The RNA shown here (Guanidine-I riboswitch aptamer) has 121 nucleotides and comes from Palleronia aestuarii.

Parts: sequence; C1' cells; structure tokens
RNA sequence: GCGCAGGAAGCUUAGGGUUCCGCUCCCGCCGCCGAUGCCGCGCGGGAGGCCUGGUCCGAGAAGCGUCACCGGCGGGGCAAAUUCCCCGGACGGCACACGGCGGGCCAAAAUCCCGGGAGAG
Repeated sequence: GCGCAGGAAGCUUAGGGUUCCGCUCCCGCCGCCGAUGCCGCGCGGGAGGCCUGGUCCGAGAAGCGUCACCGGCGGGGCAAAUUCCCCGGACGGCACACGGCGGGCCAAAAUCCCGGGAGAG
C1' cells in the first nucleotide's frame, strides 16, 4: 500500500422531539333568576414541549436474550474414512472501537440514516 472479514433481527434503556392523547393558559358557547358578576361541569377554537407525562422515533462504539458463524464433542450413513454427507445436547469463541461539519426520513427531533463514513490516533 492492497484484499477479505469484523453478521442479523427482536425486546428495552440513555436520548429525542410534538402527529395523536393528556396538561396549562386565553377566547367563545351552554347551564340559573329579569340582568350582571363569580364559580363549576361540559363543548368548540387558539397558543404552549424552557409542559412532569401516555402514544410515537430510538443507539456500530448502551443492556438483555435468540438466531447465524467459528472451534470442538458425540452419534449415524456410505465399500471406506481424521478427509465426504446428515443429526444433535452440553461447552467455548464472537475481540477492539476517538469521531465532526453538513445533509436526509417521518408530525418533528435525535447518539435514527448517510456513518465502524470524512478525519484523528
């Protein structure tokens, strides 16, 4: 310097925003007693995520188990076998990992995707 590999989805969490629900505030309607005001319930509209929340999104470098893969053990098959094929329990391995700017998806944002990227060591 080059090549191959460093696997997959699921359930969660950190985190994230605001489509829906809820909450808060404002406005209006309704309820009575002739009127006004206050209060309460209900309904409608608007604003707010610097509203704890429910729904929702959600990690390569977070967690859990499962599958796959590798090693290896046992059994069976075939004329034959440590070599080929099949089956399977119990095991072991599955390491390491600093990381922008910018862009993208969905309602929106994000440690999601671009991305084990660019770059650095």
NCBI's taxonomy places the organism under Bacteria, Alphaproteobacteria, Rhodobacterales, Roseobacteraceae, Palleronia. The prediction has a mean pLDDT of 78. It was read from a public genome assembly, where an Rfam model found it.